[in-house]
Parts: sequence; C1' cells; structure tokens
RNA sequence: CUUAUCAGGAGCAGUGGAGGGACCGGCCCGACGAAACUGCAGCAACCCCCCCUUUGAGGGAAGGUGCUAACUCCGGCAGCGGAAGCUGGAAGAUAAG
Repeated sequence: CUUAUCAGGAGCAGUGGAGGGACCGGCCCGACGAAACUGCAGCAACCCCCCCUUUGAGGGAAGGUGCUAACUCCGGCAGCGGAAGCUGGAAGAUAAG
C1' cells in the first nucleotide's frame, strides 16, 4: 500500500506500584492495585488442516498471529431527520498478501 473483518466471544495468579481506555473532547476503569512483564487458562477461527454438491457451505484446532471492561466505550467528517436516531466516511485495530 491492497483486500477482508470490527453489534458476538473469552481471566485468574505472581512480579510491579500509578496510571490506563490510539489521538482530541466526553464519559469511564484504577490503592478492593493502572501500565508493563511472566505463568497458566480460555475465546475466536485470519493463515492452516479435512470434507462436499467448490467465487460458497460444513467440520477441526496441533502450529503462526490476534484477543480475553464498556458496540472500535461514545462522539469527531458528511447526508437524511422536528427529535430520537439511521446511513456512509475518516481515523484506528487485527489478519493475509
């Protein structure tokens, strides 16, 4: 950079000791212990494996990633709308190339 997905799912312990939720605004989480690291456990099924009636459906989970508060926590830009809200986009995250 390209493509796909983002309304679901899944946490305990040890070390540590004040931050964290990308950014900005909000609103939250945090001394009943934040970030980070480690161990174990789990979720999911992108890569991967099997199978079929094969641009797809179904099944599996050893391995490579990822993930385990809140819809990507909500909004940010645009359109529609009286409003509530809806749709799309941007940005971000993850995977594969």